A computed fold for a 753-nucleotide part of an RNA from a Candidatus Wolfebacteria bacterium, annotated as large-subunit ribosomal RNA, domain II.
[in-house]
Context: one part of a larger RNA
RNA sequence: GCCAACGAGUGUAUAAGUGUUGCUUUGGUUAAUCCUGCUUAGCGGGAAAAGCCUUAGAGAAAUCGAGUUUUAAAAGAGCUUUUACUACUUCUUCGCAAUUUUUAUUACGAAGUGGUAGUAAGGUAGCACUUAUACGACCCGAAGCCAAGCGAGCUUACCAUGACCAGGGUGAACCUUGUCGAAAGAUAGGAGGAGGCCCGAACCGGUUGGUUGUGCAAAACCUUCGGAUGAGUUGUGGUAAGAAGUGAAAAGCUAAUCGAGCUUGGUAAUAGCUGGUUCUCUCCGAAAUAGCUUUAGGGCUAGCGGUCAUUCAUUCAACUUGUGGGGGUAGAGCUACUGGUUUAAUCGUAAAGGGCGAAAGCUCGGCGAUUAAGUCAAACUCCGAAUACCAUAAGCGAGAAUGACCAGUAAGACUACGGGGGCUAAGCUUCGUGGUCAAAAGGGCAUGAACCCUGAUCGCCGUCUAAGGUCUCUAAAUUUUGGUUAAGUGUCAAAGGAAGUGAUCAGCCGAAGACAGAUAGGAUGUUGGCUUAGAGGUAGCCAUCAUUUAAAGAGUGUGUAACAACUCACUAUCAUAUUUUGACUUCGGUCAGAAUUGGCUGAUCGCGCCGAAAAUGUAGCGAGGCUUAAACCAGAUACCGAAGACGCGACUCAUCAAAUUUUUUAUAUUUGAUGGGGGUAGGAGAGCAUUUCUUUUGCAGUGAAGUCGUACUCGCGAGAGGCGAUGGAGCAAAAGGAAGAGAGAAUGUUGGC
Numbered sequence: 001g002c003c004a005a006c007g008a009g010u011g012u013a014u015a016a017g018u019g020u021u022g023c024u025u026u027g028g029u030u031a032a033u034c035c036u037g038c039u040u041a042g043c044g045g046g047a048a049a050a051g052c053c054u055u056a057g058a059g060a061a062a063u064c065g066a067g068u069u070u071u072a073a074a075a076g077a078g079c080u081u082u083u084a085c086u087a088c089u090u091c092u093u094c095g096c097a098a099u100u101u102u103u104a105u106u107a108c109g110a111a112g113u114g115g116u117a118g119u120a121a122g123g124u125a126g127c128a129c130u131u132a133u134a135c136g137a138c139c140c141g142a143a144g145c146c147a148a149g150c151g152a153g154c155u156u157a158c159c160a161u162g163a164c165c166a167g168g169g170u171g172a173a174c175c176u177u178g179u180c181g182a183a184a185g186a187u188a189g190g191a192g193g194a195g196g197c198c199c200g201a202a203c204c205g206g207u208u209g210g211u212u213g214u215g216c217a218a219a220a221c222c223u224u225c226g227g228a229u230g231a232g233u234u235g236u237g238g239u240a241a242g243a244a245g246u247g248a249a250a251a252g253c254u255a256a257u258c259g260a261g262c263u264u265g266g267u268a269a270u271a272g273c274u275g276g277u278u279c280u281c282u283c284c285g286a287a288a289u290a291g292c293u294u295u296a297g298g299g300c301u302a303g304c305g306g307u308c309a310u311u312c313a314u315u316c317a318a319c320u321u322g323u324g325g326g327g328g329u330a331g332a333g334c335u336a337c338u339g340g341u342u343u344a345a346u347c348g349u350a351a352a353g354g355g356c357g358a359a360a361g362c363u364c365g366g367c368g369a370u371u372a373a374g375u376c377a378a379a380c381u382c383c384g385a386a387u388a389c390c391a392u393a394a395g396c397g398a399g400a401a402u403g404a405c406c407a408g409u410a411a412g413a414c415u416a417c418g419g420g421g422g423c424u425a426a427g428c429u430u431c432g433u434g435g436u437c438a439a440a441a442g443g444g445c446a447u448g449a450a451c452c453c454u455g456a457u458c459g460c461c462g463u464c465u466a467a468g469g470u471c472u473c474u475a476a477a478u479u480u481u482g483g484u485u486a487a488g489u490g491u492c493a494a495a496g497g498a499a500g501u502g503a504u505c506a507g508c509c510g511a512a513g514a515c516a517g518a519u520a521g522g523a524u525g526u527u528g529g530c531u532u533a534g535a536g537g538u539a540g541c542c543a544u545c546a547u548u549u550a551a552a553g554a555g556u557g558u559g560u561a562a563c564a565a566c567u568c569a570c571u572a573u574c575a576u577a578u579u580u581u582g583a584c585u586u587c588g589g590u591c592a593g594a595a596u597u598g599g600c601u602g603a604u605c606g607c608g609c610c611g612a613a614a615a616u617g618u619a620g621c622g623a624g625g626c627u628u629a630a631a632c633c634a635g636a637u638a639c640c641g642a643a644g645a646c647g648c649g650a651c652u653c654a655u656c657a658a659a660u661u662u663u664u665u666a667u668a669u670u671u672g673a674u675g676g677g678g679g680u681a682g683g684a685g686a687g688c689a690u691u692u693c694u695u696u697u698g699c700a701g702u703g704a705a706g707u708c709g710u711a712c713u714c715g716c717g718a719g720a721g722g723c724g725a726u727g728g729a730g731c732a733a734a735a736g737g738a739a740g741a742g743a744g745a746a747u748g749u750u751g752g753c
Stems, first nucleotide, its partner, number of pairs: 001753006011135014027053003033047006057064002067079004083120007091112005097106003138276002141273001145266006156240009165230001167199003170195001175190006203227003209222003242258001244254003279687006289302005303409002305406008315398001319395007331383001332381002338377012353364004412437010442453003457650004462646003468640003471624003477637001479636006490626001496610002500607010517574005523547003528542003553568001557566002578595007651677010688742001690739010706726005712721003
């Protein structure tokens, strides 16, 4: 890991609700216990009238009572106050009809009053289901707490008694000899053998690096290293332990267990936490919000869901339209307030701003006010929408409200719009309104929870569409009309840049020759004045005139030390761009007028260009590939395209109607109409299967259960049956009862492989 088996809402008590059964109009019911019968751990029958609920409520209570409480109140208010119907029948009264001369009798109808029976609502007891509370309380799961015992054969310390430490080195004290000395002593030798001394085996340890790391090993091996006569090492026996021991102290060690050992018990400790929780079909279907919470990943109440009942259904919800309302948001505005803010002018102000001045004072600045112009506001408003909200009328429409019981939810996510926080950052955070996902499959976006379209009961080799598409992959237009783009733009991006290109507009020049180009000129007073070493058009400052001219600045740049030189503005000539009207003509043209092609400048719009760098390989259209497109803009007509709609058939649910069965109702069945059938948490309903008990009916060696197979039959399904094989002794069906009642998951348990 797989397979098989086992594996999780149960029991008791009490309460409530719903359903159902019995009794019932004051009733319902017994408990313990006792007696008794039988097929005797039990079941049936009887007694037991103690008790409980109900028949009256109100009040905190005393208490009062069809009322009571509040209160000064016989006011008001709160809560409460035993029925209804049908059939038969007694009696009384009235009406009317018949018989009858009248009384009287009979029948019918109405009202009242009793009785009997039944139904509804109500009461009570039993049973079932659901929920709550108490218990292990759906199952498994802690770390832990307490008690009683067992441990020092590991290890720590100590006690008693034993054992062990190759070899080498150093050479303390005491002693002694020589020499010197008066002596004390000094000095040189000898002898000696001290030491938590030195080097280094055994022994003890465990410093460095490596190996190993499903190991040789739950701490080893190799190398290296520390101690090695000592606070040394070690054998045997003993003493000390669980809030206790022991500890040269690391919370170390106390049997591979230690910030409190191990075993058993309390014990199914507790777990607002994690995981798991087993058959089918049908109907409805959420929430991720508010308030409170030692509360924030838990709860309680409300909100939102389900089921049942009641009430309203010519009227409540939603929607549309009309009418009537209040508002202070968006916007806008501000000599309409409050408060900011820019510039200018004027006025005022001052113990204490800067500068100048001897001072007076001047000037710049500060503050305040006024005026003029401009500007801003979530906590400004002289104003002021759209929506939204409230009320009401009509229309449409299919539910709405209340109560009881049962929940789940209270971690939400993205998207569009309106805001706050942040950087008008975030797949960020926090509110409001809508949508989707959550709990929603299908089509589109190549691929994708949330975007766009659309809400899947089932079947069909039918039809039409949505979003989105129609060259090929790939279903459908190489469709059509008019433009744009040349960048593969399309198929990522900004500030900024640019004679890209299309369109539009405006101004100016132009046969008296435009624009570009070529040739020539570009001068004189004068080197203007100042400054300066110099300043001659061209460092800087001031001025910027005049003359000759076709034209030429007291000079647009390059340049020089300063000049020079080159160049520009400006001018002339050459050359050069059409058409048309009229006149003349030697038919080559010329003249006059007009307009256009043309040239220059500026602005706007459309589409493009540059700006544009990343790591395995194109890789920023899904791909191929696409250029009067298969790109973009504006149109047109077809077609494709979904589980959408429609068509045909089937199933099922709800409501309504009808028929049949039934003594009637309910129920059931059938038919028809209308409307539904996505679904997590969750609610409700209907069923299947397993084990066992009761009753009845059956099967079985001519083969029960079980097992294996099956292309057969029935059921929407859980499942049920048939047939064949195997097997070898019990089993099934129907109607009921009761549960150890359904496995794929729990790092589930046990077994097998």
Taxonomically the source falls in Candidatus Wolfeibacteriota (Bacteria, Bacteria candidate phyla).